[in-house]
Molecule: SAM riboswitch aptamer (S box leader)
Organism: Sporosarcina highlanderae
């Protein structure tokens, strides 16, 4: 990287370096010099895999291992449907699809 498959409504920050961008991507909307993005230390959250205990189709526990994660629902919409409210520009609500993210597992 590409394919498959599970999950995304909950849950977790300091502090040092360091200096203007960050929230995929387009539109909003938003964070950001009361310090962005990136490194590093610690510390925390979660329980995908592994490992361990207790059950057995399984499913619960546990946290020293691999990852992942620590504004805001993946931030919101973004494709197609439905309900519904509006003198018509359009809101609202549900599903749902494509996009992304992350484990896991093939090439």
């Nucleotide at each position: 990287u590409u394919c498959u498959u599970a999950u995304c409504a909950a849950g977790a920050g300091a502090a040092g370096c360091a200096g203007a961008g960050g929230g995929a991507c387009u539109g909003g909307c938003c964070c950001g010099u009361c310090g962005a993005a990136g490194c590093u230390u610690c510390a925390g959250c979660a329980a995908c895999c592994a490992g361990c205990c207790g059950u057995u189709a399984u499913c619960g526990g546990u946290a020293a291992g691999g990852u992942g994660c620590u504004a805001a629902u993946u931030c919101c919409a973004g494709u197609a449907g439905g309900u519904u409210c509006a003198u018509a520009g359009g809101g609202a609500c549900c599903u749902u699809a494509a996009a992304g993210a992350u484990g896991a597992g093939a090439a």